[in-house]
Molecule: transfer RNA
Organism: Haloplaca sp. 2 TL-2023
RNA sequence: GCGCUGAUAACUCAGCGGUUAGAGUGUGAGAUUGCAGAUCUCAAGGUCCCUGGUUCGAGUCCGGGUCGGCGCU
Repeated sequence: GCGCUGAUAACUCAGCGGUUAGAGUGUGAGAUUGCAGAUCUCAAGGUCCCUGGUUCGAGUCCGGGUCGGCGCU
């Protein structure tokens, strides 16, 4: 230098162009328990890496950029 790939909640990751973006773990509250743990219920928590574009509509498609991983020369 070139190619491929990843970036979404505090962490690990889902998410065939179409309602309010989800799960597990963690956190907070409640139930239960003599206390705790385990279990159950509820809740909070997101500029979907940045920036343009396509589209009636973009987390998703396209261009550029940044950072990480793998490979080639």